A computed fold for a 137-nucleotide RNA from Leucobacter sp. wl10, annotated as FMN riboswitch aptamer (RFN element). The model forms 97% of the base pairs in the Rfam consensus. NCBI's taxonomy places the organism under Bacteria, Bacillati, Micrococcales, Microbacteriaceae, Leucobacter. The prediction has a mean pLDDT of 81. Rfam family: FMN riboswitch aptamer (RFN element). Gene Ontology term of the family: FMN binding.

RNA sequence: CAUGUGUUCCGGGGUCGGUGUGAUUCCGAACCGGCGGUGAAAGCCCGCGAACCCCGCUCGAGCGGGGCCGAAUCGGUGGAAUCCCGAUGCCGACGGUGAUGAGCCCUCAGCUCUAGUCCGGAUGAUAGGAACGCGAA
Repeated sequence: CAUGUGUUCCGGGGUCGGUGUGAUUCCGAACCGGCGGUGAAAGCCCGCGAACCCCGCUCGAGCGGGGCCGAAUCGGUGGAAUCCCGAUGCCGACGGUGAUGAGCCCUCAGCUCUAGUCCGGAUGAUAGGAACGCGAA
């Protein structure tokens, strides 16, 4: 001076039944929960990533910045827990796909809305993590 750097690897989960000509989208019940932090273990406390939108550098790939970004309380134990235990709840991007449901219209005909688990972008990418090497202390 620096407190890093290089390489390699890892890095998202979840359905059955019923009705019906037809639904993993309706009804019923179930199942799932990325990453880091947080005095104690987190889908719902604080942040991050991805997806989406805008701007800039760009022919583009890509990079940077900004926006956007869902949801929890009570009780118990304890030095300490919206993280454990008990109880009762809630949330889940974008595109596609359909009504047996709803709305519009209502003569006919038609239109619109509706999936965390199906299909897709994705045998992707990332927050990050691990191992080894080099360097420094």